RNA sequence: GGAGUCGGCCGGACGGUCGCUCCGCCAUAUCGGUGGUGGGGAGGAAAGUCCGGGCUCCACAGGGCAGGGUGCCAGGUAACGCCUGGGCGGCGUGAGCCGACGGCCAGUGCAACAGAAAAUAUACCGCCUCGCUGUAACGGCGCGGUAAGGGUGAAAAGGUGCGGUAAGAGCGCACCGCGCUGGUGGCAACAUCAGCGGCAGUGUAAACCCCACCCGGAGCAAGACCAAAUAGGGGAACGAGAGUGCGGCCCGCACUGUUCCCGGGUAGGUCGCACGAGGUAUGCGGCGACGCAUAUCCCAGAUGAAUGACUGUCCCCGACAGAACCCGGCUUACAGGCCGACUCCGUCU
Numbered sequence: 001g002g003a004g005u006c007g008g009c010c011g012g013a014c015g016g017u018c019g020c021u022c023c024g025c026c027a028u029a030u031c032g033g034u035g036g037u038g039g040g041g042a043g044g045a046a047a048g049u050c051c052g053g054g055c056u057c058c059a060c061a062g063g064g065c066a067g068g069g070u071g072c073c074a075g076g077u078a079a080c081g082c083c084u085g086g087g088c089g090g091c092g093u094g095a096g097c098c099g100a101c102g103g104c105c106a107g108u109g110c111a112a113c114a115g116a117a118a119a120u121a122u123a124c125c126g127c128c129u130c131g132c133u134g135u136a137a138c139g140g141c142g143c144g145g146u147a148a149g150g151g152u153g154a155a156a157a158g159g160u161g162c163g164g165u166a167a168g169a170g171c172g173c174a175c176c177g178c179g180c181u182g183g184u185g186g187c188a189a190c191a192u193c194a195g196c197g198g199c200a201g202u203g204u205a206a207a208c209c210c211c212a213c214c215c216g217g218a219g220c221a222a223g224a225c226c227a228a229a230u231a232g233g234g235g236a237a238c239g240a241g242a243g244u245g246c247g248g249c250c251c252g253c254a255c256u257g258u259u260c261c262c263g264g265g266u267a268g269g270u271c272g273c274a275c276g277a278g279g280u281a282u283g284c285g286g287c288g289a290c291g292c293a294u295a296u297c298c299c300a301g302a303u304g305a306a307u308g309a310c311u312g313u314c315c316c317c318g319a320c321a322g323a324a325c326c327c328g329g330c331u332u333a334c335a336g337g338c339c340g341a342c343u344c345c346g347u348c349u
Base pairs, nucleotide, nucleotide: 001345002344003343004342005341006340007339008338009337010336012314013313014312015311016310017309018308020041021040022039023038024037025036026035027034028033043320047331048330050329051328052327053326054325055219056218057217058216062251063250064249065248067215068214069213070212071211072086073085074084075083076082087101088099089098090097091096102210103209107208108207109204110203111202124150125149126146127145128144130142131141132140133139158176159175160174161173162172163171177199178197179196180195181194182193183192184191185190223271224270225269226268233262234261235260236259237258238257242256243255244254245253246252278297279296280295281294282293283292284291285290
């Protein structure tokens, strides 16, 4: 100097003139409101609605089956499918990144085509012993042995090498692989070492399945209160050995009425609705996620939906993009810019 990886932050600024909305206080009142004053007013993703909860109701609230979710180990957290650290595997020169990461000896499936043969495996081309037969030469046929060589394929009776054999083959040996038994280290996942055994036959569970752990349902349009209006209407079914409720089913529990059809009225207001698993700073503990203590701050609450219009200067010339009960995550989008740490390449000293 260049290229990269990981983490954090900003994402228009400063004024002026009007305008909108919430809260507190004061005044007024025609009780709908109005005026004055002080303070506040969209995001890192508010997005997706993918997870987990808080909260509300069913509801006094259990057990099981079915169903669903997660899937290495140890921690963090209110909890999670999230985060942190570690293990194993893969990618990368590396910093780092990714993982749908339990089990195929519980069972059942599937593996097209090619190939001789794809799991109770097989002999297409080959190799060898023996027998018969023929030619100028090359050969042909049959019994038997064989799966080392070739071919097909994602995968073919473990792999490489040496010996051995009629030719071969774990047939024997060495190393690797596999299985079993132990030792050491680690909380563990695992790592490593030693011994025994020639040992059998692939892959697939993001196939069904088995195993371990977890899971009530519905949702702020939840729910509570007030006001107003109508027709306290008509009919049918079941009815205590019955009915209704608890996502489906069973048991159980609770209550005593429940369900369906036709017709009529209202759909207005208030609360829920912002003090929180809250933010910030410092210290301590921890590899870390994070926890504890102290101090300090209050930071949107609309409801056909609030922050807009004009203007002056600066400038990085402005990206993705607007809360609607709230919070913790994940995923996706993002013009331009700033900071820190680490890795690799080149050059000079």
Molecule: Bacterial RNase P class A
Organism: Gammaproteobacteria bacterium